Record summary
A computed fold for a 529-nucleotide part of an RNA from an uncultured bacterium, annotated as small-subunit ribosomal RNA, 5' domain. Its Rfam family is "Bacterial small subunit ribosomal RNA". The RNAcentral record of the full RNA draws on ENA, Greengenes and SILVA. Its mean pLDDT, the model's own confidence on a scale to 100, is 84.
Context: one part of a larger RNA
RNA sequence: GGACGACCUUUGGAGGCGUGCCUAACACAUGCAAGUCGAACGGAGUUAAUGAUUUCGGUUGUUAACUUAGUGGCGAACGGGUGAGUAACGCGUGAACAACCUGACCCAAAGAGGGGGAUAACAUUUGGAAACAGAUGCUAAUACCGCAUAAGACCACAACGUCACAUGGCGAAGGGGUCAAAGGAGCAAUCCGCUUUGGGAGGGGUUCGCGUCCCAUUAGGUAGAUGGCGGGGUAACGGCCCACCAUGCCAACGAUGGGUAGCCGAGCUGAGAGGCUGAUCGGCCACACUGGAACUGUGACACGGCCCAGACUCCUACGGGAGGCAGCAGUGGGGAAUAUUGCGCAAUGGGGGAAACCCUGACGCAGCGACGCCGCGUGAGCGAAGAAGGCCUUAGGGUCGUAAAGCUCUGUUUUAAGGGACGAAUAUCCUCAGUAGUAACUGACUGGGGAAUGACGGUACCUUAAGAGAAAGCCCCGGCUAACUACGUGCCAGCAGCCGCGGUAAGACGUAGGGGGCGAGCGUUGCCC
Numbered sequence: 001g002g003a004c005g006a007c008c009u010u011u012g013g014a015g016g017c018g019u020g021c022c023u024a025a026c027a028c029a030u031g032c033a034a035g036u037c038g039a040a041c042g043g044a045g046u047u048a049a050u051g052a053u054u055u056c057g058g059u060u061g062u063u064a065a066c067u068u069a070g071u072g073g074c075g076a077a078c079g080g081g082u083g084a085g086u087a088a089c090g091c092g093u094g095a096a097c098a099a100c101c102u103g104a105c106c107c108a109a110a111g112a113g114g115g116g117g118a119u120a121a122c123a124u125u126u127g128g129a130a131a132c133a134g135a136u137g138c139u140a141a142u143a144c145c146g147c148a149u150a151a152g153a154c155c156a157c158a159a160c161g162u163c164a165c166a167u168g169g170c171g172a173a174g175g176g177g178u179c180a181a182a183g184g185a186g187c188a189a190u191c192c193g194c195u196u197u198g199g200g201a202g203g204g205g206u207u208c209g210c211g212u213c214c215c216a217u218u219a220g221g222u223a224g225a226u227g228g229c230g231g232g233g234u235a236a237c238g239g240c241c242c243a244c245c246a247u248g249c250c251a252a253c254g255a256u257g258g259g260u261a262g263c264c265g266a267g268c269u270g271a272g273a274g275g276c277u278g279a280u281c282g283g284c285c286a287c288a289c290u291g292g293a294a295c296u297g298u299g300a301c302a303c304g305g306c307c308c309a310g311a312c313u314c315c316u317a318c319g320g321g322a323g324g325c326a327g328c329a330g331u332g333g334g335g336a337a338u339a340u341u342g343c344g345c346a347a348u349g350g351g352g353g354a355a356a357c358c359c360u361g362a363c364g365c366a367g368c369g370a371c372g373c374c375g376c377g378u379g380a381g382c383g384a385a386g387a388a389g390g391c392c393u394u395a396g397g398g399u400c401g402u403a404a405a406g407c408u409c410u411g412u413u414u415u416a417a418g419g420g421a422c423g424a425a426u427a428u429c430c431u432c433a434g435u436a437g438u439a440a441c442u443g444a445c446u447g448g449g450g451a452a453u454g455a456c457g458g459u460a461c462c463u464u465a466a467g468a469g470a471a472a473g474c475c476c477c478g479g480c481u482a483a484c485u486a487c488g489u490g491c492c493a494g495c496a497g498c499c500g501c502g503g504u505a506a507g508a509c510g511u512a513g514g515g516g517g518c519g520a521g522c523g524u525u526g527c528c529c
Stems, first nucleotide, its partner, number of pairs: 001529002004526001006525001008523001010521001013376001015374004019369002021334001026332003030329003035074003040071002043068011081287003090212008100204003105200007113147001115145002122137006152179004157174001160171004183192003213259003220250003225247004230242003262284004266277004289310004312323004340366001342365003348362001349360004379409004389400004413470001414466006423456001428451008473518005478499003484513005494501002
């Protein structure tokens, strides 16, 4: 000198864009943050129309619309948070899988025949303070289970072919065994689904080479340990696990142990080499009160799922139960220190749905903070051989100083009034035309035109009016280092980054005048180069 997620003192006009718990991965009141589908299913309820019956109170049937607890499907493994742990194939980079998986999506091939038994809801009922649990009876499905079919896949066998990259891979005549399916909407066409198989895209899993902090005042470490054989397990290789056998394996090219730490793209600095950092944004990893375990599922060993144990908090009828903000706000605490219990799904994106639409503290915005960067303003021109006043003085004068006043303007910003956006096109709806199809229409697809939809926000911006009015401070002036005098003080009070100032003429302390620097900031402190 530069830099900062900064802090502190003091001062502070307005705007744009960013950014904001670095400490206690401390504990959390309250609200919200993951739902959706009635076009998978049986019920229940409400409303309307209508039929029957009626003791005129009602009862009951049908149809339609709407709502929905439950069964079922998809999602909840994404998105969002945090950096505790981890020195590791965790990350980065480059390879490998002839050792692997992949829901939804895309392309292609083939198919969906015929049956069965349950169960929630519901009704009745039992236990319990509650959380909730049980019994009996009934019922549906795209829920569940046999059978048939098998283009095909898989399993063991197999003439043969082919590629070889170590174990081997790929293909295959043949006969044997095993394995499928679901419907819904619509008048229909058709659309959305279902089953099996091959391929793709994207995603994931695994393995390896190299790189990845400090301590040797850590020198030896290791028994599933190193390898083999056989098995189990996994999507898959493997001591991943197990039985048996052998005794190996790692290490001064630093094993083992200890400390510290998420890694990277990048950021800061520097001429570079390098050094330091890993906030925001992006990629990967790990974690979700602490520890452990599995279930479901294409995918989890699962932040807002389950079970067990522990600590803590809460409810209780004392028998037993409930909870997990390192999601967004917010509270207490810790701290030098870090924000609103805001608005909206209008946009972008995500989940569900045929769609309408619903959900979305992701996100878009607004609020707070000079925390940072950027640009703007606090006025402009003229105006005296120079007012008053301050300070200095050799008492002549010098200086603050064109500075002020005054005159002439401007209107950024401000205040008020008026107008007023871009972000919004898609999906959807209306209409027109075309394409394939149909006997024809509807519907499907493509294109043109139109309609509707804005949290921010009556905001940005524009116009008009008023008015210089409402907007400047902080640090420094001995040298380094730009900037000097007077008074006060008298080794006192004090200053100080280093050298050093102060003991009676202090340019170094304090005040004043003047000056220098930066400027809505300035200076101190901390940390890095």